[in-house]
Context: one part of a larger RNA
């Protein structure tokens, strides 16, 4: 390279979109490009191979074969692949009508609770902890009733519940009156292969981070102080700055996990739930079919085992990705990106 493999032993890009490529339903007709048959002609001798000859044998040499996997012409074959032209409707997609939903944007509001500030009451302690001290309080805290700021998240309902590609999404209202994206159900219709995957590419992509310019209640790296300890650059207290939150623009990474790419087809079942449709019901409860989610157990097979198990890790097929002892290293260098940290690539 082949080959063999990628839930836990190295291996699935964090996710999607998509050129180019590679791969593709059904059916008819043409061409014969690959593809399959025969023919010539090439394919140097030598070497290797077989089968025999000469040196007393054997290296050696010497005849004659076979090979030469290949390349060209040429005649055929036409069932597959291609091109080319009609057709089709199962795949793909549009349309009509309906549904459920923390999907994503904006713009408004609500109420609880923490903080802080006025006032009212009231008096000596509060607060913390395994136990205390730091801290706060007589310049009236802590507690407690009114007000009133002002950030942030948003109890219950809430759920192996919903949505989204992922990463995620969660008070409430609107968006017909100023937005938007997909998903499913049912029955028709319409287009007709228009699909599937995807090297580069492009986009999005938790916190942490980083620039600008606000906004800061709570929490809180760092740091300060008090403990504990032989020490204690810590675990526990009390503070406490960055950050945490908004706009705008970077960074581009995670145990970015189902540690399991994406698409299609086939292979017992039971039982939970959520959206749908269609029956059955005293139209109630609940049951029956059917479909698209989501969980659990489980049969065949699978697996080194644990376990997977119609949501496959089983049985195939089409493309992408990545592995090839362990350390050294995701590290040097290079080289392309960022403001920088640092990222890929390696």
């Nucleotide at each position: 390279c082949u080959g063999g493999g990628c839930g836990u032993a190295a291996a699935g890009c964090g996710u999607g979109c998509g050129c180019a490529g590679g791969u593709g339903g059904u059916u008819a007709a043409a061409u014969c490009a690959g593809u399959u048959g025969g023919a010539u002609g090439u394919g140097a001798a030598a070497g290797c191979c077989c089968c025999g000859g000469g040196c007393u044998u054997a290296a050696c040499u010497u005849g004659g074969g076979a090979a030469u996997g290949g390349c060209a012409u040429u005649c055929a074959a036409u069932a597959c692949u291609a091109u080319u032209u009609g057709a089709c409707u199962a795949g793909a997609g549009u349309a009509u009508g309906g549904u459920a939903g923390a999907g994503g944007g904006a713009a408004g509001u609500g109420g609880a609770a923490u903080u802080c500030c006025c006032g009212g009451u009231g008096u000596a302690g509060c607060g913390g902890u395994g136990a205390a001290a730091u801290g706060c309080g007589u310049a009236g805290a802590u507690a407690u009733c009114g007000g009133g700021a002002g950030g942030a998240a948003c109890a219950u309902c809430a759920g192996u519940g919903g949505c989204g590609a992922a990463g995620g999404c969660g008070g409430c209202u609107u968006c017909c009156u100023g937005c938007u994206g997909g998903a499913c159900c049912a029955a028709u219709a319409c287009u007709g292969a228009c699909a599937c995957u995807c090297a580069g590419g492009c986009a999005c992509g938790a916190a942490a981070g980083c620039g600008u310019g606000g906004g800061g209640a709570g929490c809180a790296a760092a740091c300060a102080g008090g403990a504990u300890u032989a020490g204690a650059u810590a675990c526990c207290c009390u503070g406490g700055u960055a950050g945490u939150c908004c706009a705008c623009g970077c960074c581009c990474u995670a145990a970015a996990c189902g540690a399991u790419g994406a698409g299609a087809a086939c292979u017992a079942g039971a039982u939970g739930u959520u959206g749908g449709a269609g029956g059955a019901g005293u139209c109630a409860a609940u049951c029956c079919u059917u479909u698209a989610g989501u969980a659990u157990c489980g049969u065949a097979g699978c697996u080194a085992a644990c376990g997977c198990g119609u949501u496959a890790a089983g049985u195939u097929c089409u493309c992408c990705g990545c592995c090839u002892g362990g350390g050294g290293a995701g590290u040097a260098c290079g080289g392309c990106c960022g403001c920088a940290a640092g990222g890929c690539u390696c």
Molecule: small-subunit ribosomal RNA, central domain
Organism: Thiotrichaceae bacterium IS1